[in-house]
RNA sequence: GCCCUUAUCGUCUAGAGGCCUAGGACGCGGCCCUUUCAAGGCUGAAACUCGGGUUCGAAUCCCGAUAGGGGUA
Numbered sequence: 001g002c003c004c005u006u007a008u009c010g011u012c013u014a015g016a017g018g019c020c021u022a023g024g025a026c027g028c029g030g031c032c033c034u035u036u037c038a039a040g041g042c043u044g045a046a047a048c049u050c051g052g053g054u055u056c057g058a059a060u061c062c063c064g065a066u067a068g069g070g071g072u073a
Stems, first nucleotide, its partner, number of pairs: 001072007010026004018056001028044005049065005
């Protein structure tokens, strides 16, 4: 260089074109419980790598970029 592949809350992860105002676990904040802490209960904040395209509609399909992984001389 070329080919394949991956990218979602702080971390891990679900998602297969409309049921997504993007869910779950851990973590974090608040409240309850408790003499206090832990545990437990309730609740909240927090994410689709970037730029285009297709479509009535895109986290999802296509193209490119960036970054990670793998293959190849």

The prediction has a mean pLDDT of 83. This is a predicted structure of a 73-nucleotide RNA (transfer RNA) from an Anaerolineae bacterium. The RNAcentral record of the sequence draws on ENA. Lineage of the source: Bacteria > Bacillati > Chloroflexota > Anaerolineae.